[in-house]
Context: one part of a larger RNA
Molecule: large-subunit ribosomal RNA, domain IV
Organism: marine sediment metagenome
Parts: sequence; structure tokens; C1' cells
RNA sequence: CUAUGGUUAAGGAACUCGGCAAAAUUAUCCCGUAACUUCGGAAGAAGGGAUGCCAGAUCUGGUGAAGACGCUUGCCGUCUUAGCUGGAACUGGCCGCAGUGAAAUGGCCUGGGCGACUGUUUACUAAAAACACAGGUCUCUGCUAAGUCGCAAGACGAUGUAUAGGGACUGACACCUGCCCGGUGCUGGAGCGUUAAGGGGAAGGGUUAGCCUUCAAUAUGAUGGCGAAGCUUUGAACUGAAGCCCCAGUAAACGGCGGCCGUAACUAUAACGGUCCUAAGGUAGCGAAAUUCCUCGUCGGGUAAGUUCCGACCCGCACGAAUGGUGUAACGACUUGGGCACUGUCUCAACCAUGGACUCG
Repeated sequence: CUAUGGUUAAGGAACUCGGCAAAAUUAUCCCGUAACUUCGGAAGAAGGGAUGCCAGAUCUGGUGAAGACGCUUGCCGUCUUAGCUGGAACUGGCCGCAGUGAAAUGGCCUGGGCGACUGUUUACUAAAAACACAGGUCUCUGCUAAGUCGCAAGACGAUGUAUAGGGACUGACACCUGCCCGGUGCUGGAGCGUUAAGGGGAAGGGUUAGCCUUCAAUAUGAUGGCGAAGCUUUGAACUGAAGCCCCAGUAAACGGCGGCCGUAACUAUAACGGUCCUAAGGUAGCGAAAUUCCUCGUCGGGUAAGUUCCGACCCGCACGAAUGGUGUAACGACUUGGGCACUGUCUCAACCAUGGACUCG
């Protein structure tokens, strides 16, 4: 110097991002216990007191020798009581600084945020406000169910049957959940238009038995043209479903929820009016918020002093209603303020113990 422990004058968080770490509290009995509340809780709330040993008397529980009595004579029953033992409270006394004398054994109070809760999670940097959850809603599914796995057979769903099963969102409870269907999606409908394969086969191409023409004329010769049937090939009209187009519905489907100008007898502001645009222009509630840039907004509280915190205001850059809104008792190794107690966290360091480092060997 370092690690792990122990103690410390006076002060007591002045330390620090932050009381991190440490200290303090701690057992049992008794007294006592607030706001709030879903009446269960909160609660071991908080806050107090007692606790050792000796002697005595009292009350009470267990066990019950011995004795007495009884008979059904038994490992029997009843009564009384000694002894041993547990507990409670009382009186008197004794010792120490200290009596749960060591050890084990909650620190507490209070405001806010988030998540209702118990639970789950990143095995090896994240335990949480994330996930799940009971509850809510929408939607699909009538049973050979929907959905899922598999090429299939088959299996799960389910030896279930809409109070069931699958999918999606929300997330106890309380009060609620506004407007928009123009876009996208889904559901339903349906005349026209558009539309594939397929059907259909007009018209055409290739091939040539035959015929015609020109040249040659000895020849099954050569050139050009027309061309039936068959085979082959291109293929128009017409016909042809869903879908798209179209018409409705649907937002606890995906989503969205305006701008400018003027106006009241101080000023300011605008209940009011005008105008443009939209599918509709944000309702209730909340609001500098886990959301507020400007911003350490402004006012109030707490402090001697407060970029954090709490209560308000509303000018919401850019809250807002199951991508849920606002509250909420209980709960939380969550997060953020304040306080009491307590302390070597600190002012400011000191000493001690045991290891290591270090020196010598």
C1' cells in the first nucleotide's frame, strides 16, 4: 500500500449522480395505533413499557404413588391427597454500566409516477414501467367445425359441440369510451363495362392426285400456274367464372380528427360574425406530463439557498379516449422528491487484528 474485519473525540449526509456502503432497528409479552379503503385491509402502522437471579404466598393446567370405599374381583371404578412438573400475575430482596446481558432475529414515516395484484423474462452485462394475468370487446367456426402439422394416409383441435374452440386488440376495479366509412381492409349486393384457360371455327398458309401453259420433242424430260381429298399449321367473330370497376355496410377494423380575417364604451381578450377547405375537423377527461422544443415557462409550497420534487395555470413545438382516457385501496429487490432515527459517507483522519504485497533467507 492492499483485502477482510473491529473501535473512535466533536459534528451528523456537510459525502455523493444518488445515504452507495456502513450504522441503527430486530426476539417474546402487554399497552396503543392515523389518513385512506374495494371494509378484506392499511397494521408488526406509528409510538411506548416489561424481560435476570433469590425467597415467599396465591391462582391454575398435566401426571398421579400411597390410602379409603364400592362391586361385576379387574391391567376395574369413585374420592382424598403427597410428590414431580408447566403457566400466569403479585410481594419482598440481590448484583452489574447493561438481565431477549452471547448468537440468530423488521429501520420507520411521508408526497408523486408507472404497472392493479401473486407470477414470467434477456442460462453468461438489462428483473423492469417489458411479458403474462383474471376481466372486457371484435371476429371466425353448425361439426367430416374453423384453425394447425403433413406429399399423403393420418393426427391435434376433442373422445370437445357456440356457457365450445381458433384469431386479434385491450388489460383488476370505478366512471367512461366522442366525431369521421373519403383512402386501405373486411362483409354483403349486383345490371352494364373489362377479363383466363376452355369451347368455337370464319378466313388463310404448307404439301399434291390431277389439269393447263411454254420450251423441247427419243424419254417416267424441264419451266410457270391452278388445285380436290387427306395430313399439317395460323386462327377471327361468338361463348366463357371469380376478380377489377360499381353500389351499400363496417372504426374495441388499419387509420384520421383544419386554416385565414374581423368584432364588446380604457386596454386586453373574443361569447359573436365572415370566408376557404375537408370524410370529419379532437368531445369528456387530463395537461411544461415517462409526452413541453423555446424552458431552469409563470405563480405558490418545501430549503438560509431547490435545473430535481409537489400543487396550480394552459401559450398541448408534438395528450386524448380498448394503438384505451381519467382516477384508484392493496401490492413492487421498479422509479423520483422530503423527513425522523442512525452512523467514518464526509469535515479528516487515527489506531488495532488477520491475510497478501514488500525486505531478508